[in-house]
Transfer RNA from a Calditrichota bacterium, 75 nucleotides, folded computationally. It matches the Rfam family "tRNA". Its family is annotated with triplet codon-amino acid adaptor activity in the Gene Ontology. It is annotated as a transfer RNA. It was read from a public genome assembly. The coordinates come from a structure-prediction model, not an experiment, and the mean pLDDT is 81.

RNA sequence: GGCCCCUUCGUCUAGUGGUUAGGACUCAGGACUUUCAUUCCUGCAACAGGGGUUCGAGCCCCCUAGGGGUCACCA
Numbered sequence: 001g002g003c004c005c006c007u008u009c010g011u012c013u014a015g016u017g018g019u020u021a022g023g024a025c026u027c028a029g030g031a032c033u034u035u036c037a038u039u040c041c042u043g044c045a046a047c048a049g050g051g052g053u054u055c056g057a058g059c060c061c062c063c064u065a066g067g068g069g070u071c072a073c074c075a
């Protein structure tokens, strides 16, 4: 340098064009408990950035950034 793949709450992860973007753990508040733990309830919190296609994009296309794989170069 060529090609391919990945990027979603603090973490892990689901979501193949119309969802209020879901779940688990964590965290906060509450219930229970003499206390702690467990358990239960409620809540906070995310689509890497930009552009395009479309009536409509987390999802399809392009560019950029970061990460990974592979091939080549390195006489």
Stems, first nucleotide, its partner, number of pairs: 001071007010025004018055001027043005048064005